A computed fold for a 534-nucleotide part of an RNA from Pseudanabaena sp., annotated as large-subunit ribosomal RNA, domain I.
Context: one part of a larger RNA
RNA sequence: GGCUCACGGUGAAUACCUAGGCACAAGAAGGCGAUGAAGGACGUGGUUACCUACGAUAAGCUGCGGGGAGCUGGAAGCAAGCCAUGAUCCGCAGGUUUCCGAAUGGGGCAACCCUAAAUACUGCCCGUUGAAUAAAAUAGACGGGAAAGAGCAAACUCAGCGAAUUGAAACAUCUUAGUAGCUGAAGGAAGAGAAAAUAAACAAUGAUUUCCUAAGUAGCGGCGAGCGAACGGGAACCAGCCCAAACCAGUUGGCAUGACCGACUGGGGUUAUAGGACAGCAACACUGUACAACAGAGAUUAGAUGAAGUGUUUGGAAUGACAUGCCAAAGAGAGUGAAAGCCUCGUAAUUAAAAAUCAAAGUUGGCAAGCUGUAUCCUGAGUAGCACGGUACACGAGAAAUUCCGUGUGAAUUCGCGAGGACCACCUCGUAAGGCUAAAUACUCACUUGUGACCGAUAGUGAACCAGUACCGCGAGGGAAAGGUGAAAAGAACCCCGGAAGGGGAGUGAAAUAGAACAUGAAACCGUGAGCUU
Numbered sequence: 001g002g003c004u005c006a007c008g009g010u011g012a013a014u015a016c017c018u019a020g021g022c023a024c025a026a027g028a029a030g031g032c033g034a035u036g037a038a039g040g041a042c043g044u045g046g047u048u049a050c051c052u053a054c055g056a057u058a059a060g061c062u063g064c065g066g067g068g069a070g071c072u073g074g075a076a077g078c079a080a081g082c083c084a085u086g087a088u089c090c091g092c093a094g095g096u097u098u099c100c101g102a103a104u105g106g107g108g109c110a111a112c113c114c115u116a117a118a119u120a121c122u123g124c125c126c127g128u129u130g131a132a133u134a135a136a137a138u139a140g141a142c143g144g145g146a147a148a149g150a151g152c153a154a155a156c157u158c159a160g161c162g163a164a165u166u167g168a169a170a171c172a173u174c175u176u177a178g179u180a181g182c183u184g185a186a187g188g189a190a191g192a193g194a195a196a197a198u199a200a201a202c203a204a205u206g207a208u209u210u211c212c213u214a215a216g217u218a219g220c221g222g223c224g225a226g227c228g229a230a231c232g233g234g235a236a237c238c239a240g241c242c243c244a245a246a247c248c249a250g251u252u253g254g255c256a257u258g259a260c261c262g263a264c265u266g267g268g269g270u271u272a273u274a275g276g277a278c279a280g281c282a283a284c285a286c287u288g289u290a291c292a293a294c295a296g297a298g299a300u301u302a303g304a305u306g307a308a309g310u311g312u313u314u315g316g317a318a319u320g321a322c323a324u325g326c327c328a329a330a331g332a333g334a335g336u337g338a339a340a341g342c343c344u345c346g347u348a349a350u351u352a353a354a355a356a357u358c359a360a361a362g363u364u365g366g367c368a369a370g371c372u373g374u375a376u377c378c379u380g381a382g383u384a385g386c387a388c389g390g391u392a393c394a395c396g397a398g399a400a401a402u403u404c405c406g407u408g409u410g411a412a413u414u415c416g417c418g419a420g421g422a423c424c425a426c427c428u429c430g431u432a433a434g435g436c437u438a439a440a441u442a443c444u445c446a447c448u449u450g451u452g453a454c455c456g457a458u459a460g461u462g463a464a465c466c467a468g469u470a471c472c473g474c475g476a477g478g479g480a481a482a483g484g485u486g487a488a489a490a491g492a493a494c495c496c497c498g499g500a501a502g503g504g505g506a507g508u509g510a511a512a513u514a515g516a517a518c519a520u521g522a523a524a525c526c527g528u529g530a531g532c533u534u
Stems, first nucleotide, its partner, number of pairs: 001533009016484002020455002022452006029444002031152002039100003042055003046078002050074002061094006070082003105114003115118001121149002124145006156187001157185005167174001171222001197205002209236005219227002240436003243380001247267008255258001272414001274379004278373004287368003291365004298358004303351003309324005325342002327331001333345003385409006392402001395421001416431005471478002491518001494505004
C1' cells in the first nucleotide's frame, strides 16, 4: 500500500408522515366604489422587531342573540388585570375608520407640501343671454340646482381594430385566424329571438338558444395545403308581446285665420286565411300575467340534544391479546402515550334565531278580449332596389342568390312588396325598412360542503416554512432554497476540562447512537481496530 471484516464520522437518499397543494361535483353567489373601492403607507400593545387584528374610540367601542369557564392573538416570560352582576369566544346590526390611492381645493418625486375649506372634471335640469348668418336655431358665455359618471376586479359575453411564427415540405392567393394581442361596453349571464322563415312541387313545419345526428356529406379550394355547412330527425327548454301610423279629444304655438299647419299629452291600434282606422252589432266573463304592493312556507348567516365497557395480561403508555358484556335510524371520520362502535370530538336522527338577507305558494291592484261590412284612409323612405368598391355568409367573384358597409342613384303602397341560390313565368311561403322578451347555454376570482385507482417535500401551486419573500435587474421583468426531538420539555439542576465552542459525569426519558447541527439514516467520501497479503 491492497483486500476482507467490525465499529465510527460525513452525507443525505429511502421507507413512513402531513400542516399544503391538485382535480372534480353540488349548493350559494356573481360584484366593490365619490356614504371614497381594490391596493397600500404610517400608526395602535405594560414590555413589541415581525405576522395577524385594528384605526387617534386604534390586538379594539356599543346593542342584540348564542355559549358557559376560564381569559388578556401567533408567542414564552415578567408585570398588571378581567370573569357566574356571565368574561374571552361565535353570529347579526351599528359606531369609529389617520394618510395615500379613481383621489376630486391647488401642487407633488404616492402616503407629502401650500392656500385656508374647495364635490376637480364631464354629463344632466332650470333661468338669463348669445355668434358666424336676415329670422329662427345651434355653438358659446353667465348664474342657480340635483348628484349621474369616473376607478378596481378571475373567467365567461358582445362589439371595434387586428398580426406573425406556422402549413402549403419553397412562396405570393390560401392557411395559421378573425386566433393571439390592444380597445370599448355590460350582465349574472351576455348575445339571439316571435318569420319580408324553412321547405315543397301541390305534402308540410311554425320565435330564439344549446346538445346528439345529418357529415367529414353537399360544397368551397394555386380544386393544392386545407376549409367545411344547411334542411331534416332526436333531445333540453318552452312565452309571447309593445310601439309608429290612420282616427278621436285636449293643451299649446304659428300666421296663410282655415274644414289650416306644427308640437305635446291622453284615447285608439298592432297584422297575412291580411289586419286596423271607419260604419254598425254585441259585451264587461272565464282565464292569463314577465307589472306593482302585501305576504312569508322555506333557506342562509351563531348553535343545541345525541346510545353503548369492564376485568386480567404484556408494555413507558392499551386502542393490542385473553375473558366476559353492551349500543346501533349512530360500525363515516378524526383524536387520545401502539391498532377504540361503547375514552374525547363527532356520526344517525331530531332541533334552534333577538337581528339581517334571500324567498315559493298565496292575496290585492293594474293590464290583456268578440262579430259583420267593404267605399275611403293607414300599415315604418333618401328606405328597398340598382351601379361601382369592399365585406360577412362553409361559399376565395364565381352562374352567386342572401348579409352588412362606403360612394352615387333611387321605387311601389294590398290589383302592393319580398323570398324560394343568376334571371323570367307560374306556384308556394312570408309581410322589410321601430322596439322588448324568461328558460334551456358559457364561465368561476371569492364562499360553503363533499369526493378522489390525484401528489406526498427534487412531488404537489412558484410558494406545506412570515413567498411573489430573499436575491438579480436602471426598468419592464425574473425569481429561489428551506417540513419531521419527544407521548409529554420532562429541553439536561449540580460537578469537572476549556477563554469559548465543545465535551466528560450526574439527572430526565421506553429510547439521548431521540440533546435541539435533534425520527428513519443508503451510497459516494474520510477514519479507527483486527485478520490476511505485498

The RNAcentral record of the full RNA draws on ENA.